[in-house]
Context: one part of a larger RNA
């Protein structure tokens, strides 16, 4: 000087950070991931309509909305930890053999069929988890047929492979209607290049130990196969004997790393809390499935160790997501609001969901600000220390007189910004047969705030509500007394105390610093 600090002691008030540094120990309870009815059959509860009614009520998906279901996206982002890793990691610089959902910008398409299943209905087994049997149903589910610019496979002739519809409007013609049909628009499929993201490889650089000197058989390279989105001993057959190592291999220990913080004139040297990137993990150990991605915190399966329910036959469970609880500890907060605002997911759109986030509490933890009062006021009151008994010193400090009411309490009045866009309505362009829809831009009215009746500003009375702690032998700013008598005790070093202690206790007095002081742990 610094600290994620603890401990004493003390404590008026803001702002603006930061808060399990130990036990990656175990977890009661709630919340932290769901959207979409404009895919889909439908209709459990709810609120309209409409029939019926014995007035109790009942029927009916017709609406507006929707549990459960079936299909989509997401759920691999966001959060949290730091265990393991000493190089399957970072950090900088290169590289070539790769994927890529959403987005973007281009080209061709979207055409005709098919069989089923949940969901409900009945039947069963089970204690429960759940589960089986039989029937009925739909689709942007699944799955043939066609067509193939672009793709991909060739032996270059040829050959393989695809889709799904939804929603609004709407002159003319068909048609009983639904619609056909034009358009818009969301979507579906092939396929190009593109961004961003994401895998692979190489160089350099990255802690201590030689009281670790050899080390390695899929090791080293080749071929031929197989695997992957992609090179490759990634994997396997065969062949060859290679590969690292004192410029430190192999082993052992200890560690996530990186901008960065801290400290120092600097050059170093410590550390990696918060905040950002990167990797890793998710109760231990493994292992795939789904997907564009994962080998997945809040998904599966199997093993184990724990814990809970059982009808004993069989289940359920994973806080290193937010509160929170016990332990452990010298220590580390509330089982708090809100989606107002950024972000995100999902959806045309209104809007749902977000313990991301913004906010509040709660701790002097920390930095930063401000109070706790101004001025006058005695050759100096009382008291208290000390004394040479003269005084001296506390000390303009008090009393007292005046004055402010800034700030910081109390109480009154008034009240913000954080809000702007979605939305709705006009106007202008584009789309279009169209003035309708739908889309860009631009005006304009509403509505929307957890924080919060907060900051903030008016005023109102009243010095009113506000000071401590640590020292004083010397480093070191600061002394006297009394009491103790190597006792009791003090100390960071030297050292201090044995009868006059500036070094222990205490009181007066001084010094430093002040909402903090001091002492202890770590660094430089």
């Nucleotide at each position: 000087a610094u600290u994620g600090a603890a401990c004493g002691c003390u404590g008026g008030c803001g702002g603006c950070a930061u808060g399990c540094c130990u036990u990656a120990c175990a977890c009661a309870u709630g919340c932290a991931a769901g959207u979409c009815g404009a895919a889909c059959g439908g209709u459990a509860a709810c609120g309209g309509g409409u029939c019926c009614u014995u007035c109790g009520g009942g029927a009916u998906g017709c609406c507006g909305a929707c549990g459960a279901g079936u299909g989509g996206c997401g759920a691999a982002c966001g959060g949290g930890u730091g265990a393991g890793u000493a190089a399957u990691a970072u950090a900088u610089c290169g590289g070539a053999a790769c994927g890529u959902g959403c987005c973007c910008a281009g080209u061709a398409g979207u055409g005709g069929g098919g069989g089923a299943u949940a969901a409900c209905u009945g039947c069963u087994c089970g204690a429960a988890a759940g589960a089986g049997c039989a029937g009925c149903u739909a689709a942007u589910a699944c799955c043939g047929c066609a067509u193939a610019c672009g793709a991909c496979c060739u032996g270059a002739g040829g050959g393989u492979g695809a889709a799904a519809g939804g929603g609004g409007g709407g002159g003319a013609u068909c048609g009983c209607a639904a619609g056909a049909c034009c358009u818009c628009u969301c979507g579906c499929u092939a396929u190009u290049g593109g961004a961003g993201c994401g895998g692979c490889c190489g160089a350099u650089a990255u802690c201590a130990g030689a009281u670790u000197a050899g080390c390695u058989a899929g090791u080293u390279g080749g071929u031929g196969g197989g695997g992957u989105a992609a090179a490759g001993g990634c994997c396997u057959a065969c062949c060859a004997a290679g590969g690292c190592a004192a410029c430190g291999a192999u082993c052992u220990g200890u560690a996530g790393u990186u901008g960065g913080u801290c400290u120092g004139a600097g050059a170093g040297g410590a550390c990696g809390a918060c905040c950002a990137g990167c990797c890793a993990c998710a109760c231990u150990g493994g292992g795939a499935c789904u997907g564009a991605g994962a080998c997945a915190c809040g998904g599966c399966c199997c093993a184990g160790a724990c814990u809970c329910c059982u009808a004993c036959g069989g289940g359920a469970g994973g806080c290193a997501g937010u509160a929170g609880u016990g332990g452990g500890g010298a220590a580390u907060u509330u089982u708090g609001g809100a989606c107002a605002a950024u972000g995100g997911g999902c959806g045309c759109a209104a809007g749902c969901c977000u313990g991301a986030u913004c906010c509040a509490u709660c701790a002097a933890u920390g930095c930063c600000g401000c109070g706790u009062g101004c001025a006058g006021g005695a050759a100096g009151a009382a008291g208290g220390c000390c004394u040479u008994c003269g005084g001296g010193c506390u000390g303009u400090a008090a009393a007292c007189u005046g004055c402010u009411u800034u700030u910081c309490g109390u109480c009154a009045c008034g009240g913000a910004a954080g809000a702007a866009a979605u939305c709705u309505u006009c106007c202008g362009g584009g789309c279009u047969a169209a003035u309708a829809c739908c889309c860009c831009g631009g005006g304009a009215c509403g509505a929307u705030g957890a924080u919060c009746g907060u900051c903030c500003c008016u005023g109102a009375a009243g010095a009113a509500u506000a000071a401590g702690c640590a020292c004083c032998u010397g480093c070191u700013a600061a002394c006297u007394a009394c009491g103790u008598g190597c006792c009791a005790g003090c100390a960071g070093c030297c050292g201090c105390g044995g009868u006059a202690a500036u070094u222990a206790g205490u009181a007066c007095g001084g010094u430093g610093c002040u909402a903090g002081c001091g002492u202890u742990u770590a660094u430089c």
A computed fold for a 524-nucleotide part of an RNA from an uncultured bacterium, annotated as small-subunit ribosomal RNA, 5' domain.